[in-house]
Context: one part of a larger RNA
């Protein structure tokens, strides 16, 4: 900027584009057919793989410099006792969200159309023969559909639903409007702001007090593994009880305490 008035939602899609498209092995049929025998099928069922792609994180794992403990060496809070810096995150022992792959699901397909090469049918030219000249059927992982994804700039520009705008003077006019001044400022959108399993930046989703958007507080989860203090036992390192206690990011819910204040632009007047 188009899509012949402006929006907001949902939507078609033999317009189109893209992506997938592989392939062993075993078993039944059947030791059947077929072969002297040896040895062994088509056709049709059905299981389990490899390689490859998608998607996801319950499960096994990685990874997790904002969690937990454990420990050295020094420092610092006056000392003890408890913490805290600094040394590769100090190092060691696990680990939540997230991400992940060597993990988990699931894919190719089946069905149908026209065909290659090949098979044939009827059949002349050429009384025969002959799949071809008329005319008719079969035939591939391949084409065309089918099946995932995108898709109305598909300028032949679709569809459906639903919202919203119904003034007035004056000039000039090809009478279709144009300009110019007052009146009006819809629906919805955008700034801005709280953030997102959405992101380089735009974009997109969820909110903005009529509100759980995000932080904070509760509670739960889930991780470390028995917190500090105090008492008891020991000369003492330590042990035991209080105590599966403390402390716990990104999970999960409540719950306006803090922030999303107040406004500001865009957008017209019924559509050649």
């Nucleotide at each position: 900027c188009g899509c012949a008035g402006g929006a907001u939602a949902u939507u078609u899609g033999a317009a189109g584009a893209g992506g997938a498209g592989c392939u062993a092995u075993c078993c039944c049929u059947a030791g059947u057919a077929c072969g002297a025998g040896a040895g062994g099928a088509c056709c049709g069922g059905g299981a389990u793989g490899g390689a490859c792609g998608a998607a996801c994180c319950u499960c096994u794992g990685g990874u997790g410099a904002a969690c937990c403990a454990g420990u050295u060496g020094u420092u610092u809070u006056g000392c003890c006792a408890a913490a805290g810096g600094c040394a590769c995150c100090g190092c060691u022992g696990g680990g939540u969200a997230g991400c992940u792959a060597u993990g988990u699901u699931c894919g190719g397909a089946a069905c149908g159309g026209a065909u290659a090469a090949c098979c044939a049918c009827u059949g002349a030219a050429a009384g025969c023969a002959u799949c071809u000249a008329a005319g008719u059927g079969g035939g591939a992982a391949g084409c065309c559909a089918a099946c995932c994804u995108c898709a109305a700039g598909a300028u032949a520009a679709g569809a459906u639903a639903u919202c919203c705008c119904u003034u007035c003077c004056g000039a000039c006019u090809u009478c279709g409007g144009u300009c110019g001044g007052a009146c009006u400022a819809a629906a919805a959108a955008c700034c801005c702001c709280u953030u997102c399993a959405a992101g380089a930046c735009u974009a997109g989703g969820a909110g903005g007090u009529u509100g759980a958007u995000a932080g904070g507080c509760u509670g739960g989860a889930u991780g470390u593994a028995u917190a500090a203090g105090c008492a008891u036992a020991g000369c003492a390192a330590u042990a035991u009880g209080u105590u599966g206690a403390g402390c716990u990011a990104a999970c999960c819910a409540g719950u306006a305490c803090u922030a999303a204040u107040u406004g500001g632009u865009u957008g017209u007047g019924a559509g050649a």

Predicted 3D model of a 272-nucleotide part of an RNA (large-subunit ribosomal RNA, domain VI) from a Deltaproteobacteria bacterium. The prediction has a mean pLDDT of 88.